[in-house]
Context: one part of a larger RNA
This record gives sequence, structure tokens and C1' cells, in this order.
RNA sequence: CUGGGCGUAAAGGGAGUGUAGGCGGUUAUGUAAGAUAGCGGUGAAAUGCCAGGGCUUAACCUUGGAACUGCCGUUAUAACUAUGUGACUAGAAUGAUAGAGAGGAUAUCGGAAUACCCAGUGUAGAGGUGAAAUUCGUAGAUAUUGGGUAGAACACCGGUGGCGAAGGCGGGUAUCUGGCUAUUAAUUGACGCUGAGGCUCGAAAGCAUGGGGAUCAAACAGGAUUAGAUACCCUGGUAGUCCAUGCUGUAAACGAUGAAUGCUUGUUGUCGGUUUAUUGAUCGGUGACGGAGUUAACGCAUUAAGCAUUCCGCCUGGGGAGUACGGUCGCAAGAUUAAAACUC
Repeated sequence: CUGGGCGUAAAGGGAGUGUAGGCGGUUAUGUAAGAUAGCGGUGAAAUGCCAGGGCUUAACCUUGGAACUGCCGUUAUAACUAUGUGACUAGAAUGAUAGAGAGGAUAUCGGAAUACCCAGUGUAGAGGUGAAAUUCGUAGAUAUUGGGUAGAACACCGGUGGCGAAGGCGGGUAUCUGGCUAUUAAUUGACGCUGAGGCUCGAAAGCAUGGGGAUCAAACAGGAUUAGAUACCCUGGUAGUCCAUGCUGUAAACGAUGAAUGCUUGUUGUCGGUUUAUUGAUCGGUGACGGAGUUAACGCAUUAAGCAUUCCGCCUGGGGAGUACGGUCGCAAGAUUAAAACUC
């Protein structure tokens, strides 16, 4: 390379958008690039193959044939692919009418809790633990009542409930805004699918500048525990946690399952539509179970890991190693691309 694979054995890119490219619905008609068939030319010889011949045989030499699967030209065909022209509506998109939602952004408001401050009541403890101690408290703590300030998070509702491409999204209200579903069938008429590069988004931690700082809390300090205890437990506590702007670009970024389309028994729950007096029916999501089939097994099973098609990404024994070197990116941390020697 061919072949085989990618839920858990190595292997699905973190997610989207989209360029090139690849692939692409129904129908009429033309062309003839691909395609198919015929013919012609060429495809040197030697080698190799098949059938013979010559050296006593073989190696070796030699005759003939086929082959040389290719290329060029030409004639024909028009089903398929391609391409030109015309038409269609089942894909796709737009419209109309309804609808659900923690989808996103900004502003503003709310109550509970926490901490601190002020004041009242009140007196000797409080706190913490397995038990203690560090710690706080007669300079009046803890408890309790009233008032104030601050920051962060939003109990109940809350649900294998909802929304989002993924990351993710949860108090209320307003404004701006993206997507989705059903019904209808008015419009366009294949406008589609995938997508190397590119571009955009991307938890937490981290970085830069400026704010903010209640809680929690790496580091750090102290108290315990212990043989020791650079831990687990306790008392404190700084970065950080929050906001704005910019960077970083990684995660068990997981359904460890790429995207799209079609086809293939069922039972049961739930969310949103349509319809229905109701049971129910139907479309789109989201769960549980289970059949054929599939799988090494576990399991998956109309939300496939079944049966097929298209396109992309990726894998090829373990370690060395997601490392070195080089390149690119980054303020840095580092990210990305990515070997070999050697060894089993």
C1' cells in the first nucleotide's frame, strides 16, 4: 500500500460556521468528456510464460506462439455519470397563523442568609472536637432586640423537566436579540449534504491592567493526631473566588459513541404543538424496558452500537513520549504540530 477498524481493547477533531474539494431529488430532450463495442496503428530486441529443437543430460543456446492488460486514431451506441436547454415539487429555504423555553446581552429591583459597625437587654463563659487545644470574652463576648453598611449566591417551585452547536444556562421586571416546534401549503424551484485549510465560540484554573472584597479558601501560621504527619481534624488566613477590558485555548471538553439522509417489530412514562366531548390519534423532543439484527463479551436496539449511501477526522504492539529538536502561537505559564536511538 491493500485490507481491517474507531462505546469499553489503539482510534470521533471540544463545538460551530464555511472556502476549495468530494457527493447529490423527479422528468423531457440534445451533446458525447467518462463509459461500452468494433476496426486500424503502435506497444524495439532481450528477459519472463507456453509448445518444440540443439549440445550424452542439465545449466546454456535456439525456433515459433501467446502475452505486452498500455497509448494514439477512427466508427458506432446513448442506459448510467457528466454537460447544455426546458419542465416539476417529495429535499431545502421563505411566508402566514399559533406556541413553549434557566438560549444570549444590558439595565434595574427584591427577600432570606453571612460578615462587620452602632445602640439596648444581660453575665461568664463562648467556640470547636472522637477528645482537646490554638482562638474569642469582665476593655462585657456568646445569646437576644432594634438600626445601618457591604459583597456574593438565588431556598421552596425543581422534575432521567426545559433551552442551547458545544462550553453551558436557574430570584423578579423591562428593553434588545438568536434558535426551535406544530399547523397551513401562499412563494422560490435542488437553491442540498459534508467539509482539508481559514474564521468564530470555548468550563475551571492561570496571566495583564483597573475596580471590588461578604463568604469560602491553594500558599502560609498556629493547635491537635502520630513513631513521624511538610496530611486527613480544628482555629486563623493571602492570592483567588466577583466586575470591566484584553490574553490563554486546555478538561473524564463524556453518550468515552463525527455530521447528514433513507429503511427496519413493540410496550411504557414524560415535555411542547395539532386534533378530539373523552379514551385516543398524530408531529417534534426527552427517558425506561425490550424484539429482529448486531457485538469478543458487556451491551446497543426507530435518540442503533441494526441495514445502507455520502463526506470529514482518527488508529496500526508496550515503554521511550504526547517527550526531544525544529516550526507556529502566547506577556508568561504553556499550547499546537511531532520523531528517533534504545529497550521488552
Small-subunit ribosomal RNA, central domain from an uncultured Rhodospirillales bacterium, 344 nucleotides, folded computationally. Its Rfam family is "Bacterial small subunit ribosomal RNA". The sequence was found in a public genome assembly.